[in-house]
RNA sequence: GCCCGGCGGUGCGCCACCGCCGCCGCCACGAGCGGCGGAGGAAAGUCCGGACAACACAGAGCACCCUGCUUCCUAACGGGAAGGGCGGCCUUUGCGGCCGUACAGCUAGUGCCACAGAAAGCAUACCGCCAACCUGCACGGCUUAGCCUGCAGCGGUAAGGGUGAAAACGUAGGGUAAGAGCCUACGCCUGCACCGGGUGACCGGUGCUUGAGGUAAACCUCAGGGGUUGAGAGGCCAUGUAGACCGGCGCUUGAGGGCUGCUCGUCCGAUGCCGGAGGGUAGGCCGAUUGAGGGCCGGCGCGAGUCGGCUCCUAGAUUAAUGGUGGCGACGCACCCAUGUGCGUACAGAAUCCGGCUUAUAGCCGCCGGGCAAUU
RNA sequence: GGGCGCUUAGCUCAGCGGGAGAGCACUGCCUUCACACGGCAGGGGUCGCUGGUUCAAUCCCAGCAGCGCCCACCA
Numbered sequence: 001g002c003c004c005g006g007c008g009g010u011g012c013g014c015c016a017c018c019g020c021c022g023c024c025g026c027c028a029c030g031a032g033c034g035g036c037g038g039a040g041g042a043a044a045g046u047c048c049g050g051a052c053a054a055c056a057c058a059g060a061g062c063a064c065c066c067u068g069c070u071u072c073c074u075a076a077c078g079g080g081a082a083g084g085g086c087g088g089c090c091u092u093u094g095c096g097g098c099c100g101u102a103c104a105g106c107u108a109g110u111g112c113c114a115c116a117g118a119a120a121g122c123a124u125a126c127c128g129c130c131a132a133c134c135u136g137c138a139c140g141g142c143u144u145a146g147c148c149u150g151c152a153g154c155g156g157u158a159a160g161g162g163u164g165a166a167a168a169c170g171u172a173g174g175g176u177a178a179g180a181g182c183c184u185a186c187g188c189c190u191g192c193a194c195c196g197g198g199u200g201a202c203c204g205g206u207g208c209u210u211g212a213g214g215u216a217a218a219c220c221u222c223a224g225g226g227g228u229u230g231a232g233a234g235g236c237c238a239u240g241u242a243g244a245c246c247g248g249c250g251c252u253u254g255a256g257g258g259c260u261g262c263u264c265g266u267c268c269g270a271u272g273c274c275g276g277a278g279g280g281u282a283g284g285c286c287g288a289u290u291g292a293g294g295g296c297c298g299g300c301g302c303g304a305g306u307c308g309g310c311u312c313c314u315a316g317a318u319u320a321a322u323g324g325u326g327g328c329g330a331c332g333c334a335c336c337c338a339u340g341u342g343c344g345u346a347c348a349g350a351a352u353c354c355g356g357c358u359u360a361u362a363g364c365c366g367c368c369g370g371g372c373a374a375u376u
Numbered sequence: 377g378g379g380c381g382c383u384u385a386g387c388u389c390a391g392c393g394g395g396a397g398a399g400c401a402c403u404g405c406c407u408u409c410a411c412a413c414g415g416c417a418g419g420g421g422u423c424g425c426u427g428g429u430u431c432a433a434u435c436c437c438a439g440c441a442g443c444g445c446c447c448a449c450c451a
Base pairs, nucleotide, nucleotide: 001372002371003370004369005368006367007366008365009364010363012329013328014327015326016325017324018323020038021037022036023035024034025033026032040347044358045357047356048355049354050353051352052230053229054228055227059264060263061262062261064226065225066224067223068222069083070082071081072080073079084103085101086100087099088098089097090096104221105220109219110218111215112214113213126161127160128157129156130155134153135152136151137150138149140148141147142146169187170186171185172184173183174182189211191208192207193206194205195204196203197202234286235285236284245276246275247274248273249272256268257267258266279450280449281448293312294311295310296309297308298307299306300305330345331344332343333342334341335340377447378446379445380444381443382442383441386400387399388398389397394431402418403417404416405415406414424440425439426438427437428436
C1' cells in the first nucleotide's frame, strides 16, 4: 500500500421561489395575512419486554406457554456489561491475543439410534482365538477302574478382523486355556468428601476407587417466570332503526353472564339468554404526543449504568402533510488533451408511547484482528 | 393498527426425524382408417431461502421472503 472480517460513527450541504400539514398571533373562532415547527437509524419485521387501558376492590388448582453457566445493570426483558467453562484461528512457544458460544439435568425415568453389522446398551458371537471344566468318538499312544493326544459337542472370550456417525475408557505391565478394569501403575472424564483461592460460575490440590455410548432445538425432570385482551384498548357527544320474524334453552331444583382453556369457589341473574335471518349508523372529540427524553460537566463504577448540577424542546396526520423547480458547492462514475459535459448520491418513509433485538443500507470516517506484496 | 395460518412435481394435495410420494396433466409404445377412451412403460423436485441442533432435517429451532384469513358500533 492492497484485500478480507468485526465493531462503532455518519447517512450530502447552502440559498431563492412555489406548494402541503400542525400550532400561535391579528381578526367575528371563517377567509386572509404574519410568525414558528414539520421522518429515521432503522420510522421496517411485529420477535421480546414494559408504560397505559378495560375486564369484579375473591380467588384457588390443573393444563398450557416461555426462559435456562455466574454475578451485575435495568421499570422490565429472551436485552446489555463484566467474567467462567467449551470450541476455533493466530502465535514471537512466554503464555497471550482475537472471534464464536440456545452453555441446567441422559448418574431420575421412558423413548429413539434407519441401512449395514454377531451385537446399538446390562445384550450378543459372523470370522477369529481358546479348549481349562463336562460329555462322546478314535483303526492313536501309555505305566490300563485310568491317563495322554486328536476331533466333535456343550462351552469360554471381547484382545484382533469386518460393519457403522457411534462398538462398551486409552497406554504399558501382570494375569489367564485364551481373554477381559479381572488386577496394578500412569493418563483422561465424571461423582463424592476434605483443604486453599474466588461474592459466584469456577480454578488448584489431596483422598476415595464411585462410575463410564449418543440424543432433552425427543417426551420429560428441576429451578424461575407468565391472569386475559390490545389504541379497532377505553371514555364522551351526535345521527339513525324493526323492543318486529323464526328456532332453542330457562324462570329459584337456575338458562346465561361477570377475569381466561378447563375444574372448583364466589357474585349477579328473569320485561331473561343464545343462535339464525334481517334493520340502522359507519360523523366528530378525548386518549395523543414533555418522555423510564436528549446534550454538556462533575462524582461513583473495570463496564453496562447510576447520582447531582446546568441546559435544550424536537411531527401529530386519520385517505393520511413532510414535496417540486432553479442556482452554487461536496463526493462517485463515464466521456474528453484540458476547461468542461452528462448521470448518480444508498436502505427506506412516523400512526398510542418507550427500552431492546433482528433484518435492509451506496459512499465516507475511526478503531481492532487477519492475509498478501514490497521497502528501510 | 392487532392476531392467526400456509409455502412439497405444471395443478390439487399427502408425508412429519432415516427410501421424496399420490391423483390429474406431460412423453413414448400398443389399440383404431383417424381421434378420444383404455392398456403398458417413462420423464419431471434447490421440499420458499439462509443458518443452527443431530450421525442424519421436508419434518425440530431461529431469522428472512411471499401468499391468504379474521377483528367496528347500536337496539

Predicted 3D model of RNase P RNA and transfer RNA as a complex of 451 nucleotides.
The coordinates come from a structure-prediction model, not an experiment, and the mean pLDDT is 77.
It holds a member of the Rfam family "Bacterial RNase P class A". Its family is annotated with dimeric ribonuclease P complex, ribonuclease P activity and tRNA processing in the Gene Ontology. About the family: Ribonuclease P (RNase P) is a ubiquitous endoribonuclease, found in archaea, bacteria and eukarya as well as chloroplasts and mitochondria.